[in-house]
RNA sequence: GGGGCUGUGGCGCAGUUGGUAGCGCAUCUGCUUUGCAAGCAGAGGGUCGCCGGUUCGAGUCCGGUCAGCUCCA
Numbered sequence: 001g002g003g004g005c006u007g008u009g010g011c012g013c014a015g016u017u018g019g020u021a022g023c024g025c026a027u028c029u030g031c032u033u034u035g036c037a038a039g040c041a042g043a044g045g046g047u048c049g050c051c052g053g054u055u056c057g058a059g060u061c062c063g064g065u066c067a068g069c070u071c072c073a
Base pairs, nucleotide, nucleotide: 001072002071003070004069005068006067007066010025011024012023013022019056027043028042029041030040031039049065050064051063052062053061
């Protein structure tokens, strides 16, 4: 220098033909308990690495760019 893969709430991930983002754990509140844990009910938290484009509409398509892993040189 070139190719491939990945980049989504604190963490691990899903999101199958574009239609206004979800699951588990964790956190907080309540119930339960003498108390803790476990259990049950509920809540908060992301605009999807960044910039731009296409579209009525993009996590999902296109271009560029950054980071990590990997292959080639």